[in-house]
RNA sequence: UGCUUAUCAAGAGAGGUUAAGGGACUGGCCCGAAGACGCCUCAGCAACCAGCCUGAACGGCAUGGUGCUAAAUCCAGUAGACAUCCGUGUCUAGCAGAUAAGGA
Numbered sequence: 001u002g003c004u005u006a007u008c009a010a011g012a013g014a015g016g017u018u019a020a021g022g023g024a025c026u027g028g029c030c031c032g033a034a035g036a037c038g039c040c041u042c043a044g045c046a047a048c049c050a051g052c053c054u055g056a057a058c059g060g061c062a063u064g065g066u067g068c069u070a071a072a073u074c075c076a077g078u079a080g081a082c083a084u085c086c087g088u089g090u091c092u093a094g095c096a097g098a099u100a101a102g103g104a
Base pairs, nucleotide, nucleotide: 001104003102004101005100006099007098008097013042014041015040016039017038021031022030023029025077026076027075028074043069044068045067048065049064050063051061052060053059073096078093079092080091081090082089083088
């Protein structure tokens, strides 16, 4: 890098540093000089994998490997169904994306 499987409406922020963008893409809508994003430190959340409880679990712990800590993956994007005040709304499946585990 691409493939497979699972999950994605819950949960969890302070300090330092930096300086103009950031929220994947497009549209919308937000966040941001009252300092965002990123990085570092500490703290926390979760429980995918390993480990342990344990003989066993779909249960528990949170030691290790990841991950995460604005907004539902912030909302929508494609197709279908239903409703409609014709603006749109709700639902289902999918696309794309993220994370984990596995294998190439």

The RNA shown here (SAM riboswitch aptamer (S box leader)) has 104 nucleotides and comes from Sediminibacillus terrae. Rfam family: SAM riboswitch aptamer (S box leader). Its family is annotated with regulation of gene expression in the Gene Ontology. Model confidence (mean pLDDT): 88 of 100. NCBI's taxonomy places the organism under Bacteria, Bacillati, Bacillota, Bacilli, Sediminibacillus.